[in-house]
RNA sequence: UCGUGCUAGACGGGGAGUUAGCGGUGCCCUGAACCCGCAAUCCGCUCCAGCGGGGUUGAAUUCCUCCUUUCGGCCCGUCCAAUCGAAUGCCGGGAACGCCGUGAGGCACUGAUGGCCAGGUCCCGCGCGACAGGUUUCUGUGAACCCCGUCAGGACCGGAAGGUAGCAGCGGUAAGCAGCAAUUCCUGUGCGCCGCGGGUAUGCUUGGUCGGAGUCUCGAUAGCGGUCUACGAUUCGCGCGGUCGGGACAACGGGAGGUGCACGG
Repeated sequence: UCGUGCUAGACGGGGAGUUAGCGGUGCCCUGAACCCGCAAUCCGCUCCAGCGGGGUUGAAUUCCUCCUUUCGGCCCGUCCAAUCGAAUGCCGGGAACGCCGUGAGGCACUGAUGGCCAGGUCCCGCGCGACAGGUUUCUGUGAACCCCGUCAGGACCGGAAGGUAGCAGCGGUAAGCAGCAAUUCCUGUGCGCCGCGGGUAUGCUUGGUCGGAGUCUCGAUAGCGGUCUACGAUUCGCGCGGUCGGGACAACGGGAGGUGCACGG
């Protein structure tokens, strides 16, 4: 130096996240680069850091180290900033409310607003009445017999005189039924203020009285007063996202260097 055969190694990598740390499954970026099993309430390892099994390639354009370029995501900072939340009603606007004045109408010296007194309405108690229901008295009716009185006939007892029980009939009555009216008693009430007493914030109302000019309703609004506000504004907070700058990584690519064994010519 050439050829043959082996071995180390290689057969994707990276970012974020997770982790004491490393790697993997999963997500993302890049690339196009073996197969099977395990694996996010995780799986396997321990600074030499996936584990187990199989296969291909194999000392070089393919392995290792260093440098460089740079896709990409991640982090930090400046400025802008969507959206959302909170605060400010003595920031603007807006909305009703109250007072007072004005307009129209009604009432008003045949007396307004208001005050005082006494009532009603409101609540409670007692009494009375009314109504409704029931009951009692009264009248009528009402028992073949098991209610009463009188008992024809007939029956029975007796020698007779007479007597006994007793059906019908008549009279009366009990339970019950019916009834014009009235009475007694009981129960009830969104009944009556009819009577008496008590309570009561005063809303309404009645009467009496004091007093002497306004009062009520409707509509709009100048002024005043406070209240509210989802609109805008201001301030604060979060910061989708964007600009600029920085940081640690960093695939692919490029460059430089390094790196076995055996046999034979």